[in-house]
Predicted 3D model of a 478-nucleotide part of an RNA (small-subunit ribosomal RNA, 3' major domain) from an uncultured Alphaproteobacteria bacterium. RNAcentral holds the full RNA, with entries from ENA, Greengenes and SILVA.
Context: one part of a larger RNA
RNA sequence: UGACGGGGGCCCGCACAAGCGGUGGAGCAUGUGGUUUAAUUCGAAGCAACGCGCAGAACCUUACCAGCCCUUGACAUGGGUAGUAUGAUUGUCGGAGACGACUUUCUUCAGUUCGGCUGGCUACCACACAGGUGCUGCAUGGCUGUCGUCAGCUCGUGUCGUGAGAUGUUGGGUUAAGUCCCGCAACGAGCGCAACCCUCGCCAUUAGUUGCCAGCAUUUAGUUGGGCACUCUGAUGGAACUGCCGGUGAUAAGCCGGAGGAAGGUGGGGAUGACGUCAAGUCCUCAUGGCCCUUAUGGGCUGGGCUACACACGUGCUACAAUGGCGGUUACAGUGGGCAGCGAAGGGGUGACCCUGAGCUAAUCUCCAAAAACCGUCUCAGUUCGGAUUGCACUCUGCAACUCGAGUGCAUGAAGUUGGAAUCGCUAGUAAUCGCGGAUCAGCAUGCCGCGGUGAAUACGUUCCCGGGCCUUGCACA
Numbered sequence: 001u002g003a004c005g006g007g008g009g010c011c012c013g014c015a016c017a018a019g020c021g022g023u024g025g026a027g028c029a030u031g032u033g034g035u036u037u038a039a040u041u042c043g044a045a046g047c048a049a050c051g052c053g054c055a056g057a058a059c060c061u062u063a064c065c066a067g068c069c070c071u072u073g074a075c076a077u078g079g080g081u082a083g084u085a086u087g088a089u090u091g092u093c094g095g096a097g098a099c100g101a102c103u104u105u106c107u108u109c110a111g112u113u114c115g116g117c118u119g120g121c122u123a124c125c126a127c128a129c130a131g132g133u134g135c136u137g138c139a140u141g142g143c144u145g146u147c148g149u150c151a152g153c154u155c156g157u158g159u160c161g162u163g164a165g166a167u168g169u170u171g172g173g174u175u176a177a178g179u180c181c182c183g184c185a186a187c188g189a190g191c192g193c194a195a196c197c198c199u200c201g202c203c204a205u206u207a208g209u210u211g212c213c214a215g216c217a218u219u220u221a222g223u224u225g226g227g228c229a230c231u232c233u234g235a236u237g238g239a240a241c242u243g244c245c246g247g248u249g250a251u252a253a254g255c256c257g258g259a260g261g262a263a264g265g266u267g268g269g270g271a272u273g274a275c276g277u278c279a280a281g282u283c284c285u286c287a288u289g290g291c292c293c294u295u296a297u298g299g300g301c302u303g304g305g306c307u308a309c310a311c312a313c314g315u316g317c318u319a320c321a322a323u324g325g326c327g328g329u330u331a332c333a334g335u336g337g338g339c340a341g342c343g344a345a346g347g348g349g350u351g352a353c354c355c356u357g358a359g360c361u362a363a364u365c366u367c368c369a370a371a372a373a374c375c376g377u378c379u380c381a382g383u384u385c386g387g388a389u390u391g392c393a394c395u396c397u398g399c400a401a402c403u404c405g406a407g408u409g410c411a412u413g414a415a416g417u418u419g420g421a422a423u424c425g426c427u428a429g430u431a432a433u434c435g436c437g438g439a440u441c442a443g444c445a446u447g448c449c450g451c452g453g454u455g456a457a458u459a460c461g462u463u464c465c466c467g468g469g470c471c472u473u474g475c476a477c478a
Base pairs, nucleotide, nucleotide: 001478002477004474005473007472008471009470010469011468012467013466015462016461019426020425021424022423023422026318027317028316029315030314031313032312033311034309035308042053043052064304065303066302067301068300069299070298073129077128078127079125080124081123082122083121084120087106088105091102092101093100094099109119110118111117131293132292134291135290136289140287141286142282143281144280145278147276152191153190154189155188156187157186158167159166160165171182172181173180197270198269199268200267202238203237204236205235206234207233208232211228212227213226216225217224241264244258245257246256247255248254320419324378325377326376327375328374329373336367337366338365341360342359346355347354348353385416390411391410392409393408394407395406396405432454433453434452435451436450437449438448
């Protein structure tokens, strides 16, 4: 000087408390451990691994296993020889296919000194080499997590100290903040904080089509004429600064209350992550040192596996019902997506879906609402709750749904009656609850990323648990 203390003081955070809803019990989905296996590829490991890499394993992916094949190789550069571009395509035979043998048709680059001469392409030969998701994240770059959006981390000069170092950065107030004020052997400065950026909330100006419709006509319909006032959409500006008033404070910084205002004291949200810590994570995104393999640890293919199942854990979904289930009637969104696509209307089917196909490269067409509400019924049951499991029959995607896809109908109707110890999230348009969209994607979502609808309760307080900041003290630790 740090780190540490079941030392002290001050302060903060959904840290506790006050509340609301869960997890832990059940079934299923998913990830992991374990076990099994020819293989169940690999990585991730307290918080900060475990719906994580994977924004989507039937083949492919795929790195794993078995078998069958290739060896200058699927890919790059260079040399020699031969051919002439070359590419597409039909069929037959063998084979699981890769591949091998034969065959049909179409097409025939540029320059040119007209020489396969040059570039290029194909085949063969030999060698340099290619190739490796092989090892080392404790050799590395880059990227990322975490403490933590915590308020800290430092420097120059000066001063003090033999020195390590100290001071500044401590103290009195204050703040979300090393934020600001005052004081002070310090005076300044840098990286952080804040602001500048995006978005939501108010207003104005501008622009009115595909958007809108107040008044005037018109219509089944903003449909058409007309209009751009309103809604809305885009662009550009304004607006909030403790600016004003009162109180308080040290005449300060600030704090409390009030007015006006769409918004009030950082208005809500986002992006933004200091010096560093964890030899944290990643050599399987990529790059890369070293080591290793080189007829194989490289390459191709078929099939299998990653989907196994006495069990254990994490994360979720659905429930256990009456604030409910079922039937009927019937309103109201916002993000986004769409041409090998979205697909209206009409028709068929109980349904998944199918037939036909208008319109739309989209403020034009389309995907496109649900819970809620109202009426009826059920009357506390393992039920008209719950939907697992299983049987049969289908639908769709796709060369192909056996291992191993999703969906539909009929039948079946399991556990489950609110969950032990323990434990998680959340302070407002939040929690809870309801649906919708998107990426990935042929198909497949209870996951992820977004969007809107309905919409609470509680916070006395800081004694305690956890984490953190500042000062101080002890120390046998560095």